Two RNAs folded together computationally: RNase P RNA and transfer RNA, 461 nucleotides in total. The coordinates come from a structure-prediction model, not an experiment, and the mean pLDDT is 77. It holds a member of the Rfam family "Bacterial RNase P class A". Rfam classes the family as a ribozyme.
RNA sequence: CGAGUCGGCCGGGCGGCCGCGGCAGGCGUGCCUGUCGAGGAAAGUCCGGACUCCGAAGGGCAGGGUGGUGGGUAACGCCCACCCGGGGCAACCCGCGGGAAAGUGCCACAGAAAAUAGACCGCCACGACGAAAGUCGGGGCAAGGGUGAAACGGUGGUGUAAGAGACCACCAGCGUUCGAGGUGACUCGAUCGGCUCGGCAAACCCCACCCGGAGCAAGGCCAAAAGGGUGAGGUCGCAAGACCUCACCUGCGCAGGCGAUUGAGGACUGCUCGUCCGAGCCUGCGGGUAGGCCGCACCAGGUCACCGGCAACGGUGAUCGCAGAUGGAUGGUCGCCAUCGACUUGCAAGAGUCGAUACAGAAUCCGGCUUACAGGCCGACUCGUCCC
RNA sequence: GCCCUCGUAGCUCAGGGGAUAGAGCAUCGGUUUCCUAAACCGUGUGUCGCGCGUUCGAUUCGCGCCGAGGGCA
Numbered sequence: 001c002g003a004g005u006c007g008g009c010c011g012g013g014c015g016g017c018c019g020c021g022g023c024a025g026g027c028g029u030g031c032c033u034g035u036c037g038a039g040g041a042a043a044g045u046c047c048g049g050a051c052u053c054c055g056a057a058g059g060g061c062a063g064g065g066u067g068g069u070g071g072g073u074a075a076c077g078c079c080c081a082c083c084c085g086g087g088g089c090a091a092c093c094c095g096c097g098g099g100a101a102a103g104u105g106c107c108a109c110a111g112a113a114a115a116u117a118g119a120c121c122g123c124c125a126c127g128a129c130g131a132a133a134g135u136c137g138g139g140g141c142a143a144g145g146g147u148g149a150a151a152c153g154g155u156g157g158u159g160u161a162a163g164a165g166a167c168c169a170c171c172a173g174c175g176u177u178c179g180a181g182g183u184g185a186c187u188c189g190a191u192c193g194g195c196u197c198g199g200c201a202a203a204c205c206c207c208a209c210c211c212g213g214a215g216c217a218a219g220g221c222c223a224a225a226a227g228g229g230u231g232a233g234g235u236c237g238c239a240a241g242a243c244c245u246c247a248c249c250u251g252c253g254c255a256g257g258c259g260a261u262u263g264a265g266g267a268c269u270g271c272u273c274g275u276c277c278g279a280g281c282c283u284g285c286g287g288g289u290a291g292g293c294c295g296c297a298c299c300a301g302g303u304c305a306c307c308g309g310c311a312a313c314g315g316u317g318a319u320c321g322c323a324g325a326u327g328g329a330u331g332g333u334c335g336c337c338a339u340c341g342a343c344u345u346g347c348a349a350g351a352g353u354c355g356a357u358a359c360a361g362a363a364u365c366c367g368g369c370u371u372a373c374a375g376g377c378c379g380a381c382u383c384g385u386c387c388c
Numbered sequence: 389g390c391c392c393u394c395g396u397a398g399c400u401c402a403g404g405g406g407a408u409a410g411a412g413c414a415u416c417g418g419u420u421u422c423c424u425a426a427a428c429c430g431u432g433u434g435u436c437g438c439g440c441g442u443u444c445g446a447u448u449c450g451c452g453c454c455g456a457g458g459g460c461a
Stems, first nucleotide, its partner, number of pairs: 001384010012337007020037008039359001043370002046368005051215004058273004063211005068082005083097001084095004098206002103204002105200003120145002122141003126137004153171006172196002174193002177190005219294004227250010252286007265277003301320008338357008389460007398413004406444001416430004437453005
């Protein structure tokens, strides 16, 4: 210098004017002053929690999720380190990475055969026919050819009519036993067994571990409202019943249906058992309301330093205070500068003009993952070429 | 806030691992007719929404996105 890999960061700056929301203060009570005011993803809602409520969040089945090992964490499907497999010359990257010698299933076409086996060409001796080449017959075999994505270990030898782990040596794989290293996944070595067993579980399934449900419209408090039901007492009435007061429960009206211990409906959003609550529940139509406060902004918090750890991360100390609406604030404009692009001019340095500056945008809050993103900066490492 | 379903030819839909992805309607061409319609015959038609993976092989299986529609409080 060229090509590449990985990690981190910024994502416009300053000033003037106008405007918006929160908080504090002031007064002339709707204005002024001060101060704070989006993100790395606030997004998708894909995981995990905090918080809150619901029967005790009980058993069984079903269902869902995770899947090498060790660690980190509040927790996780996240992160770190390592192991194994695959890719790359390398830096490095990718892996839903348990089990196929539990069972079931699938493997198109081609091929003899796609997995308890099987024979198209072929090889072999025997019998018959034939002068021979060869043909036919019933057998033996699987070395070679051929098919396929994948073919029942490979090479050499012994053996045989021809052959074959049938036997032998070596190699590869699998398993047994033992030794060494490692917390472990696993690795290395020895030994024995001819054991040679195809692939697919992102097919059913099996194994191990985990999972109660709902969600800030959770949930709590206050205020207001038309009523309805039950019980008690009283008044009126022959009675049916009407009215008044108090207490409790509930909270709009109408129509239809079901329902009081032989129990509607519900308590766990699939079933069942068990336990329990229980007087209302379901459907349709129509109407009304949708106020205030809390939850709610200080917490697994940010920054810096030191210590422990390979790292993720943890510990200690110092320091900082950092949006909070409820039709929903965080904006607009002008000037200068910055970056990039185009054009003009110029030998060049440069100057001028115009244009562009992304993705997006809090709504209970955190930890991750994923996705979107104009342009730019920094660091570490690898390979190649050249120079010293 | 919490969930569900769908995406295949111009339109409506099948296909749920095996090669070349189908059906109806529509389009186009032909026959018939003086011409048109109807009828009959024939032709063409796909990034299987996108990407990555699993598999020998993906429209189908898995994951992540994109788009559309719907439900509950």